[in-house]
Molecule: c-di-GMP-I riboswitch aptamer
Organism: Thermodesulfovibrionia bacterium
RNA sequence: GCCCGAAAAAGCCAAACUCUCCGCAAGGAGAGGACGGAAAGCGUCGGGUCUUGAAAUUACCCCCUUGGGAAAGUGCAUGCUUGUCUCACGGUACAAAGACAGCCGAGUUGCCGGA
Numbered sequence: 001g002c003c004c005g006a007a008a009a010a011g012c013c014a015a016a017c018u019c020u021c022c023g024c025a026a027g028g029a030g031a032g033g034a035c036g037g038a039a040a041g042c043g044u045c046g047g048g049u050c051u052u053g054a055a056a057u058u059a060c061c062c063c064c065u066u067g068g069g070a071a072a073g074u075g076c077a078u079g080c081u082u083g084u085c086u087c088a089c090g091g092u093a094c095a096a097a098g099a100c101a102g103c104c105g106a107g108u109u110g111c112c113g114g115a
Stems, first nucleotide, its partner, number of pairs: 003114003012037002017032006035102001041108002045105003048100005058093004066088005071082004
């Protein structure tokens, strides 16, 4: 220097949850708290997962949800109903913008030790 993490020592970080604050949200910051962690240090480069209120955009679909319209049924009627049709302010996907480094890989820096 590379590789490795069995035993040990000194320290380090802190999941869930609770409180306060920030954000539309995913989530983040601080305090408490420890499930765990040898990079649970750092940074979104690749993948993955998740989010998106307002404004704007593309394609597809009415399977779920919500709503509008039509048709049909029923009723004297305001209406009510739907194994029907159609549309989007609904859904899915893309795009865009974000979140997660304690999802994985790669990158980079680093403590102790050498079974």